Overview
RNAcentral holds the sequence, with entries from Rfam. Predicted 3D model of an 84-nucleotide RNA (c-di-GMP-I riboswitch aptamer) from Anaerobacillus alkalidiazotrophicus. The source organism's lineage runs through Bacteria, Bacillati, Bacillota, Caryophanales and Anaerobacillus.
[in-house]
Order: sequence, then C1' cells, then structure tokens
RNA sequence: AAAUAAAAACGGCAAACUUAUUAAAUGGUAAGGACGCAAAGCCACGGGUCUAAGGUGAAGUACUAUGAUCGCCGGGGUGCCAAA
Repeated sequence: AAAUAAAAACGGCAAACUUAUUAAAUGGUAAGGACGCAAAGCCACGGGUCUAAGGUGAAGUACUAUGAUCGCCGGGGUGCCAAA
C1' cells in the first nucleotide's frame, strides 16, 4: 500500500407515528420521535414500485411519467474508525 474484515471509540443518519407546511397526487421539507442503518452519504443511469395533474380513451374501479422513490435491487462517484 492492496484485499478480506471483527470489536470498540469519536461521531453521523432516522422507519412507523404526530404536528406544521408544500404538492394534482405519490411524496418533499421542518420539528418531535427511534424501527433500524457502515455508505440508511451523493447521482433517477438500468430494472422494480408508487402516483396520474395533463393527455389518451371503447367513457370504467381503464391506459399513460414528463412526477416521486437511492431506507426496493443493481450500477456510478466519494468517504470515518480499524484488530488480526
């Protein structure tokens, strides 16, 4: 230095739920709150999933992402500690 990778520490994030706010909705943001997380930090690039304002429509409990989700999976970039 590289690969694999345990324990501990300094710290970090924050599910459900509640309140406020925003949004057509899914969701987002802020505060509270902790189920969990070693990338649960970042990027919607591929797949999945959610929503359907607008559009389509044979007028339906239909279809459709240009909306959303990285705490669904994969991929890309970066990164703390660190025994053996």